[in-house]
RNA sequence: AUGAUGUUUCAGGGCGAGGUGCAAUUCCUCACCGGCGGUCAGAGUCCGCGAGCCGUUAUCAACGGCUGAACCGGUGAAAUUCCGGUACCGACGGUAUAGUCCGGAUGGAAGAAACAGCGU
Numbered sequence: 001a002u003g004a005u006g007u008u009u010c011a012g013g014g015c016g017a018g019g020u021g022c023a024a025u026u027c028c029u030c031a032c033c034g035g036c037g038g039u040c041a042g043a044g045u046c047c048g049c050g051a052g053c054c055g056u057u058a059u060c061a062a063c064g065g066c067u068g069a070a071c072c073g074g075u076g077a078a079a080u081u082c083c084g085g086u087a088c089c090g091a092c093g094g095u096a097u098a099g100u101c102c103g104g105a106u107g108g109a110a111g112a113a114a115c116a117g118c119g120u
Base pairs, nucleotide, nucleotide: 001120002119003118005116006115007114008113009112010111016030017029018028019027031100032099033090034089035049036048037047038046044088045087052066053065054064055063056062057061070086071085072084073083074082092103093102094101
């Protein structure tokens, strides 16, 4: 330095103003937010993963399935990632219809870091 293993820790942000209404942080106008790994160069919208949802069996769990959204111009050797412009998207349950409130969740987890002994 690297590989597998083990332990520990960490691992998601956001409703402010106005309007309507008996009632809305849920509707309307404006506002605000962006998990993890990868990618010739930095990504909510590219590739993949997690989370979430559904089904089967027989509890755990395993297996199978589903799973959102971007274009134009510029710079450059290289960017759907940067810069400029204009768009778009966001599980389930609750409640006046929710990406932002409450709940499952003091949960789980992609993964990140540190440490330990071992192998190369």